This is a predicted structure of a 571-nucleotide part of an RNA (large-subunit ribosomal RNA, domain I) from a Planctomycetota bacterium. The full RNA is in RNAcentral, with records from ENA. NCBI's taxonomy places the organism under Bacteria, Pseudomonadati, Planctomycetota.
[in-house]
Context: one part of a larger RNA
RNA sequence: GGCGUACGGGGGAUGACUAGGCACUGAGAAGCGAUGAAGGACGUGGAAGUCUGCGAUAAGCCUCGAGCAGCUGACAACAAGCGCUACGACUCGGGGAUUUCCGAAUGGGGAAACCCAGUAAUGCCUGCCUGAAUGCAUAGGGCAGAGUAAGCUAACGCGGAGAACUGAACCAUCUAAGUACCCGCAGGAAAAGAAAUCGAAGAGAUAUCCUGAGUAGCGGCGAGCGAAAUGGAUACAGCCCAAACCAAUCACGUGUAAGGUUACAGCCGUUGCGUGGUUGGGGUCGUGGGAAGACCAAUGAGGUACUGUAAUGCCUCGACAGAGUUACAAAUCUGACACUACUUGAACAGACUGGAAAGUCUGACCGUAGAAGGUGAAAGUCCUGUAAGGGAAAGUGUGCAGACUCUGUGGUUUCUCCCAAGUACAGUCGGCUAGGAGAAAACCGGCUGGAAUUCAGGGGACCCACCCUCUAAGGCUAAAUAUUCCUCAGUGACCGAUAGUGAAAAGUACCGUAAGGGAAAGUUGGAAAGAACCCCGAGAGGGAAGGAAUUGAUCCUGAAACCGUAUGCCU
Numbered sequence: 001g002g003c004g005u006a007c008g009g010g011g012g013a014u015g016a017c018u019a020g021g022c023a024c025u026g027a028g029a030a031g032c033g034a035u036g037a038a039g040g041a042c043g044u045g046g047a048a049g050u051c052u053g054c055g056a057u058a059a060g061c062c063u064c065g066a067g068c069a070g071c072u073g074a075c076a077a078c079a080a081g082c083g084c085u086a087c088g089a090c091u092c093g094g095g096g097a098u099u100u101c102c103g104a105a106u107g108g109g110g111a112a113a114c115c116c117a118g119u120a121a122u123g124c125c126u127g128c129c130u131g132a133a134u135g136c137a138u139a140g141g142g143c144a145g146a147g148u149a150a151g152c153u154a155a156c157g158c159g160g161a162g163a164a165c166u167g168a169a170c171c172a173u174c175u176a177a178g179u180a181c182c183c184g185c186a187g188g189a190a191a192a193g194a195a196a197u198c199g200a201a202g203a204g205a206u207a208u209c210c211u212g213a214g215u216a217g218c219g220g221c222g223a224g225c226g227a228a229a230u231g232g233a234u235a236c237a238g239c240c241c242a243a244a245c246c247a248a249u250c251a252c253g254u255g256u257a258a259g260g261u262u263a264c265a266g267c268c269g270u271u272g273c274g275u276g277g278u279u280g281g282g283g284u285c286g287u288g289g290g291a292a293g294a295c296c297a298a299u300g301a302g303g304u305a306c307u308g309u310a311a312u313g314c315c316u317c318g319a320c321a322g323a324g325u326u327a328c329a330a331a332u333c334u335g336a337c338a339c340u341a342c343u344u345g346a347a348c349a350g351a352c353u354g355g356a357a358a359g360u361c362u363g364a365c366c367g368u369a370g371a372a373g374g375u376g377a378a379a380g381u382c383c384u385g386u387a388a389g390g391g392a393a394a395g396u397g398u399g400c401a402g403a404c405u406c407u408g409u410g411g412u413u414u415c416u417c418c419c420a421a422g423u424a425c426a427g428u429c430g431g432c433u434a435g436g437a438g439a440a441a442a443c444c445g446g447c448u449g450g451a452a453u454u455c456a457g458g459g460g461a462c463c464c465a466c467c468c469u470c471u472a473a474g475g476c477u478a479a480a481u482a483u484u485c486c487u488c489a490g491u492g493a494c495c496g497a498u499a500g501u502g503a504a505a506a507g508u509a510c511c512g513u514a515a516g517g518g519a520a521a522g523u524u525g526g527a528a529a530g531a532a533c534c535c536c537g538a539g540a541g542g543g544a545a546g547g548a549a550u551u552g553a554u555c556c557u558g559a560a561a562c563c564g565u566a567u568g569c570c571u
Stems, first nucleotide, its partner, number of pairs: 001570009015556001016523002020495002022492007029484002031152002039102003042055003046078001049075003061096006070084002072080001107116003122149003125145006156187001157185004167174001171220001197203002207234004217225002238476003245281010259268002261311006286454001288419004292414006300317006320408005332403004336398005342390003348363005364381002366370001372384003425449007456471005510517002530555001534543003
């Protein structure tokens, strides 16, 4: 020196574990904000560095409930002259008070958390005062208002605007894609929605899923793009206006005869008529509907129309019927239930091994509870719980019930009237439709033209005819659908510290002028019992003791590389 063996050092793999993640399910909630939010700065404790809580009333104050014997948040012990506590502290829940400064930030300024001031920004809305050219007015000026807006917020929604890389093996139409990004506006969902729809059988609002179907089609017919009806499910809900016509009222015009419901008589005369506005009634449809007039049928009582009688119309009440706060009118209360603290809750002992029993052995018990977690190893019967029950002073919610509220004639007929106009449609130029302008319908928009009125108009994929179908140019509408920043309960052939979130310590340390980038890092033990006392040493440390101690703080297990000590063999 090499090869072995034994024992170590070193290192932190592996195994085990989980405090943290990930993905879902079922409920809830789906907003907060000028009554100052989200997010921060600075403070706040007996001493006080970080976190948490809180706000000069500052780890808290008041009050109402629940629970309990201990308590003064965590790292994290210590102190407290006289700390608090059955006169109920601490803890949990409901309500309230306080809530510095910045921040939409809003008195002015500003290099956010500061300065200067001294009662207050701005827009819109409503009401009022004032008031030019210019007479009435208007513009303008001013005042008031716990009126309203602003700002923040994970995804989902609707709208506006809108790329490129990429693919086409290049690239230009095309694709990526109406995606990303930006902006506006929301809502708990949004959007859509009761046919001027489909398409040839008839169906009968919308939405979503499956199917149809990678079909019909579109396409430098390349790459690629890609329907619809039908059928089956989920869930179901239908309505209101404009107009004709009537009445009231206001303004203007007309101007004394028309009119005042009808018949007769009387009486009245700022009444009547026309146009326009407002309000109320009426009315809402495609086997076309409605208005007006005429005719037919149809509940009770009371009042009223210039007066009287009759008819007729209108109003009120009752009965009956129906409906409702989600569209079709609209508000409140009560109950019930649920949520926000809690509470009752069965049944086991001994021996053995061991540091420790829940293990093993022996003999029992409960079970509407043998889910789970913990306890010195593996517990139905030790603890927390579990099954099954109970519970609210206060606050909140509800698609449940009631109170309550609202509504209620139908038909036949026609000379008449109405049924949404710069609209439909056409030309041209664009867009959108699965569809690239194509033979290109339908839908939307710019410009230029520009209809009809039910004997009408739109559609049925150029166009025309027949036939079928629907009624545009006004509006509302729950559910089934989408999503999850968040709360509660739970689940996993999900991860287990190079994994799982970037993060089991964190958007921290650190880097960058900045926008921004962005880590590493878990494990003593059942319990600190964290090694008293003794010996060696200056100390570090070592020995021994105690301890289940090679679990000793560089602390579970403790692989390999690498470095040693002792020893066997070889050289």